[in-house]
RNA sequence: CAGGCUGGCCGGGUGACCGCAGCACGGUACUCCGUGUUGAGGAAAGUCCGCACUCCAAAGAGCACGAUGUCGGGUAACACCCGGGAUAGGGUAAACUAUCGGAUCGGGCCACAGAAACAAGUAGCCGUCGUUUCCCUUCCGGGAACCGAUUGGUCACAGUGAAAAGGUGGUGUAAGAGACCACCGGCGCAGGUGGUAACAUCUGCGGCCAGGCAACCCCCAUCGGGAGCAAGGCCAAGCAGGAACAAGGUGCUGCUCGUACCGCUUGAGUUCCGGGUAGGCUGCAAGAGGCGUACCGCGAGGUGCGUCCCAGAGAGAUGGGCACCGGCGGGGGGAAACCCCGUGCACAGAAUGCGGCUUAUAGGCUAGCCUGAGAC
Repeated sequence: CAGGCUGGCCGGGUGACCGCAGCACGGUACUCCGUGUUGAGGAAAGUCCGCACUCCAAAGAGCACGAUGUCGGGUAACACCCGGGAUAGGGUAAACUAUCGGAUCGGGCCACAGAAACAAGUAGCCGUCGUUUCCCUUCCGGGAACCGAUUGGUCACAGUGAAAAGGUGGUGUAAGAGACCACCGGCGCAGGUGGUAACAUCUGCGGCCAGGCAACCCCCAUCGGGAGCAAGGCCAAGCAGGAACAAGGUGCUGCUCGUACCGCUUGAGUUCCGGGUAGGCUGCAAGAGGCGUACCGCGAGGUGCGUCCCAGAGAGAUGGGCACCGGCGGGGGGAAACCCCGUGCACAGAAUGCGGCUUAUAGGCUAGCCUGAGAC
């Protein structure tokens, strides 16, 4: 210098203008006005996990259902994170990806091909029997070939397949086979060493050698009561209900078809009560909080100290245009400096909060490491 790997971070800046929402102060002030101040994100998203918080339910335990499943650690907790282990994979490498309880409880499945997808034959080989033919032999008898049968033995060989009953060589046999032997591989048991552990490694013994799938049911272990901020709490117009009290007159309704007057009757009144609608307040922003720093830890993280207060609506504020700088795209000039033109310029946008995961993301900064080439 070129290419790459892993991690961390930023993701427009400044100024002024017009608006919007919260808070504080002032103006009689929740509402209007003024001043000041604060006002989206790394994902606010998907709502997939785990919690906090709240209400409901509940003697204990179990069943059902769901989730999780290598080891150790972190955490409030997790299906998350950190550090290890094993197996498999591609990469020269840095580094990365996938998987992880049980296949001897049992059931189910294994495309195509193949005899067969699990204790395998309808092909082959061998045995036995039978028919025919041939050979040897004086006879008895023996042998060979073909065809057929078989409740017999066998799976070496051939072929299929992703996968075929450990592999190679030998012994053995009628033919064969871990039936037996040597070596190799696997599994199990016992022991040694290292490690907290998973596990690694070494030694010995046992022919123990019957496939795969549990993201099909299932079995084992561990965990999980349900619903969710439209949770829940407080206050409480109006209307309706209940109780008590008071009585004088007017007006209204009815007795009564109209009007007037008189009389009677019921409600309308006031105060209180319970539930509670509209509405208001709260939950709701000081927290598993942010930043800095010291120490502990490989790390995730923990502890101490200092410092800061940092959105909070309830139909839902966070918007609009301008100037300069920056970015991006294009052009001029040999190149650079510089100049001109275009472009608002990644994904996106709070609603009880927090920790994760996943997904989206223009452009850029930075630390460590790897490979190749060159120079000193």

A computed fold for a 376-nucleotide RNA from an Anaerolineae bacterium, annotated as Bacterial RNase P class A. Its Rfam family is "Bacterial RNase P class A". Rfam classes the family as a ribozyme. Of the family's consensus pairs, 89% are formed in the model. The coordinates come from a structure-prediction model, not an experiment, and the mean pLDDT is 77.